[in-house]
Context: one part of a larger RNA
Molecule: small-subunit ribosomal RNA, 5' domain
Organism: uncultured prokaryote
RNA sequence: GGAUGAACGCUAGCGGCAGGCCUAAUACAUGCAAGUCGAGGGGCAGCACGAGGACUUGUACUUGGUGGCGACCGGCGCACGGGUGCGUAACGCGUAUGCAACCUACCCUUAACUGGAGGAUAGCCCGAAGAAAUUCGGAUUAAUACUCCAUAGUAUCACCAGAUGGCAUCUGAAGGUGAUUAAAGAUUUAUUGGUUAAAGAUGGGCAUGCGUGACAUUAGAUUGUUGGUGAGGUAACGGCUCACCAAGUCAGCGAUGUCUAGGGGGUCUGAGAGGAUGAUCCCCCACACUGGUACUGAGACACGGACCAGACUCCUACGGGAGGCAGCAGUGAGGAAUAUUGGUCAAUGGGCGAAAGCCUGAACCAGCCAUCCCGCGUGAAGGAUGACGGCCUUAUGGGUUGUAAACUGCUUUUGUACGCCAAGAAACCUUACUACGGGUAGUAAGUUGACGGUAGCGUAGGAAUAAGGACCGGCUAACUCCGUGCCAGCAGCCGCGGUAAUACGGAGGGUCCAAGCGUUAUCC
Repeated sequence: GGAUGAACGCUAGCGGCAGGCCUAAUACAUGCAAGUCGAGGGGCAGCACGAGGACUUGUACUUGGUGGCGACCGGCGCACGGGUGCGUAACGCGUAUGCAACCUACCCUUAACUGGAGGAUAGCCCGAAGAAAUUCGGAUUAAUACUCCAUAGUAUCACCAGAUGGCAUCUGAAGGUGAUUAAAGAUUUAUUGGUUAAAGAUGGGCAUGCGUGACAUUAGAUUGUUGGUGAGGUAACGGCUCACCAAGUCAGCGAUGUCUAGGGGGUCUGAGAGGAUGAUCCCCCACACUGGUACUGAGACACGGACCAGACUCCUACGGGAGGCAGCAGUGAGGAAUAUUGGUCAAUGGGCGAAAGCCUGAACCAGCCAUCCCGCGUGAAGGAUGACGGCCUUAUGGGUUGUAAACUGCUUUUGUACGCCAAGAAACCUUACUACGGGUAGUAAGUUGACGGUAGCGUAGGAAUAAGGACCGGCUAACUCCGUGCCAGCAGCCGCGGUAAUACGGAGGGUCCAAGCGUUAUCC
């Protein structure tokens, strides 16, 4: 000099853009953060409409008939999105390859199929236990839930056969035979769904080379350890696991151990080489009160799922139960220190749905904070009796503050008041028309804005609404007076102060920055 997720002191007008618990991965009140589909199903608690009979004529009752729909069965989603950096020094990350050792829901393309049958169960109803959480029994009912049978190729397995390639062990195309594995329907009749297989895309899994901290005041480490055979297991290779066999394997090019740490793109600095760093944004990894386990599923060993154990908190009728903010807000605590218990799904994106739509603390916005960066303003022209006052002085005087003020005309960014008023909207969807064999495509019109009466624009009037901070001995730009008298104090280093202090304190003057200026901390 530059930089910061900064803090502190003094000060503070506005706008734009960004950022905002670095500490206790500490404990959490409250609300919200993952639902959706009635075009899968039985139904109907509540709401609305219709209908019905009744009577007190404006009330109660009945009725799934309709719109719809609580709870329930079922499907898809909940493995995404969002958070944090505890752990991890290792295929974790980065990079380059590979899988002849692999999987794949939704979606796209192609092909074939979607035949027949059955038994349950939730809900509803009845009964029971409990303070509650909830649980138990009985009866009854449906499905795109479940089960069975049939059918089966470019699937799998076995056998036959064996092209091409290859010196060969061998690999093994087309083909044949046998065995095994499937399905579900829905509605507004236009579609959509279901099953099997193949291919592609996307995403993931695994393996390998190289690179990726400190300490040798850590020198030996290892027994599933290293390799083989076989088996099991996995989507898949593999000591991944197991049985047997061999005795290997790693290490001074640093094994093992201990300490520290998420990695990268990047960021800061520097002429570069380097050094430091890993907030925000993007990619990967790990974690979800602590430890462990699997279930479901295409995908998890699953933040707002389950089970077990533990610590903690809460409820209890003492028998027993409930919970997990490292989601968004918010609270306590810790700390030098870090914000609102806000609005909207209008846009973008996601889930479900045929769609309308519903959900979405993702996201978009608004609020708070000079925390950073950028921009604007706090006026401008003239104006000398160089006024008053202050300060200095060699003192009837002069210098300086200083064109500064007063005063005179000018301007109105900003602020104030009033008025007009956006873009972000493209689509989806609805209607109409056109094209083609169909469903799609196109055209036209209509509909939808949280932000927001915001940005922007215009009008009015008036200098009106707006300057501080640090420093002035040298480094280092900026000097005098008074007070103090090795005291009080200053200080980044050198050093100032003991009676003439440009170094302390005050004043006047000056210098440098400026809505900031200084100090502290940290990095180059």